[in-house]
RNA sequence: GCGGGCGUAGCCAAGCGGCUUAAGGCGGCGGUCUGCAAAACCGCUAAUCAUCGGUUCAAAUCCGUUCGCCCGCUCCA
Numbered sequence: 001g002c003g004g005g006c007g008u009a010g011c012c013a014a015g016c017g018g019c020u021u022a023a024g025g026c027g028g029c030g031g032u033c034u035g036c037a038a039a040a041c042c043g044c045u046a047a048u049c050a051u052c053g054g055u056u057c058a059a060a061u062c063c064g065u066u067c068g069c070c071c072g073c074u075c076c077a
Stems, first nucleotide, its partner, number of pairs: 001073007010026003018057001027045006050066001052064003
C1' cells in the first nucleotide's frame, strides 16, 4: 500500500430499516432476610448504538468519510 472483519451502558452482549420506551447477564446502589455477613429474592441504575456526512417519510440497522482494534496479502528494508 491492497483486501476483509469488528467498534451498542463501567464490563460482556442481543438487536441488522418502523412493532424497542435499544433485550439480557455481570457490576454498582437501596431494600427484605440475618445476631452480623454471605447467599437468595425485590426494586433502582446507566448507551444522542466510535466519528462526521449522505440515502429514506423513518437509520444502531443501508452507503460513504475519518478514527481505533484485529486478521490476511504484497512491496521495501
The RNA shown here (transfer RNA) has 77 nucleotides and comes from a Pyrinomonadaceae bacterium. Its mean pLDDT, the model's own confidence on a scale to 100, is 80.